[in-house]
The RNA shown here (c-di-GMP-I riboswitch aptamer) has 77 nucleotides and comes from Baekduia soli.
It matches the Rfam family "c-di-GMP-I riboswitch aptamer". Rfam's curators write: GEMM was predicted in a large-scale screen for bacterial structured RNA regulatory elements.
Lineage of the source: Bacteria > Actinomycetota > Thermoleophilia > Solirubrobacterales > Baekduia.
RNAcentral holds the sequence, with entries from Rfam.
Model confidence (mean pLDDT): 90 of 100.

RNA sequence: CCCCGAUUCGGGCACGCUCGCCGCGAGGCGAGUUCGCAAAGCCACGGGACUCCGCCGGAGUUCGCCGGGCUACCGCA
Numbered sequence: 001c002c003c004c005g006a007u008u009c010g011g012g013c014a015c016g017c018u019c020g021c022c023g024c025g026a027g028g029c030g031a032g033u034u035c036g037c038a039a040a041g042c043c044a045c046g047g048g049a050c051u052c053c054g055c056c057g058g059a060g061u062u063c064g065c066c067g068g069g070c071u072a073c074c075g076c077a
Base pairs, nucleotide, nucleotide: 004075005074012037013036016033017032018031019030020029021028022027035064041070042069043068045067046066047065048062049061050060051059052058053057
């Protein structure tokens, strides 16, 4: 350094729910709580699912659905 993921260190994030705000909507943001997560950090690149639209085509949402890319703490075996 790479792989790997323990009875490891410091910790981190936050499904869902509640409240408030934004959005036509999927959903997003903030606070509280917390099911889980060794990338549950980031990216809409491919697929899936979802939403909106008068154009059957377009615009969007979701990375905690899957794949892929980039980066990262610790260091038992």